The prediction has a mean pLDDT of 82. Transfer RNA from a Candidatus Parcubacteria bacterium, 73 nucleotides, folded computationally. It matches the Rfam family "tRNA". It is annotated as a transfer RNA. Lineage of the source: Bacteria > Bacteria candidate phyla > Candidatus Parcubacteria.

[in-house]
RNA sequence: GGCCCCAUCGUCUAGUGGCCUAGGACGCCGCCCUCUCACGGCGGAAACUCGGGUUCAAAUCCCGAUGGGGCCG
Repeated sequence: GGCCCCAUCGUCUAGUGGCCUAGGACGCCGCCCUCUCACGGCGGAAACUCGGGUUCAAAUCCCGAUGGGGCCG
C1' cells in the first nucleotide's frame, strides 16, 4: 500500500428500518431486609465512534473519516 471484518452504558452484550423515551447480565448508587456484613428484594444513574447521504422514519442501509483486528505484498 491492497483486501476483508469489527465499533452500542464502566465491562460483556441484545438489536438486522417503525413495536426503541435502545433491552439484559456483572459492576456502581440509594432504600428495604439483618445486631452488622454477606446473601436476597425493590428502585435509580449510565451507551449507539465521528461527518455526510438514502428514507415519511436509521443503532440498523449507503459513502467517507477515525480507531481496533486479520490476510496478502